Guanidine-I riboswitch aptamer from Xanthobacter sp. NM-59, 105 nucleotides, folded computationally. The model forms 100% of the base pairs in the Rfam consensus. Its Rfam family is "Guanidine-I riboswitch aptamer". Rfam links the family to the GO term regulation of gene expression. Rfam's curators write: This family represents a conserved RNA structure found upstream of the ykkC and yxkD genes in Bacillus subtilis and related genes in other bacteria. It was read from a public genome assembly, where an Rfam model found it.
RNA sequence: UGAGUUGGCGGCUAGGGUUCCGGCCUCAUUGAGGCGCUGGUCCGAGAGCUGCUACCCGAGCGGGAGAAAUCCGCACGGGCACGGCGGGGCAAAAUCCCGGGAGAC
Numbered sequence: 001u002g003a004g005u006u007g008g009c010g011g012c013u014a015g016g017g018u019u020c021c022g023g024c025c026u027c028a029u030u031g032a033g034g035c036g037c038u039g040g041u042c043c044g045a046g047a048g049c050u051g052c053u054a055c056c057c058g059a060g061c062g063g064g065a066g067a068a069a070u071c072c073g074c075a076c077g078g079g080c081a082c083g084g085c086g087g088g089g090c091a092a093a094a095u096c097c098c099g100g101g102a103g104a105c
Stems, first nucleotide, its partner, number of pairs: 004105001006054007015043002020040002022037001023035005055079004060074004080100001082103001086098003
């Protein structure tokens, strides 16, 4: 210095807090204040699961062309991953975002 890095979208989970709902407590009147509280809504993974789509690789079949290669389509199989501090952030927090970053090997 370089390699060990396929991309996008959706559903969900681990996880996360407290806007709203519910719950609990206090004061009080229907209301006000407080508590994240096993909840519902909500946020939510590159290194979690899953679906769709595109891409790459492998071997195969079909088509076109032809000396050959190149080309097109179809279905099958395969496609990796240790990781802070700090900052950002919708009400807030997070395995969210910065970030497949810094760094480590």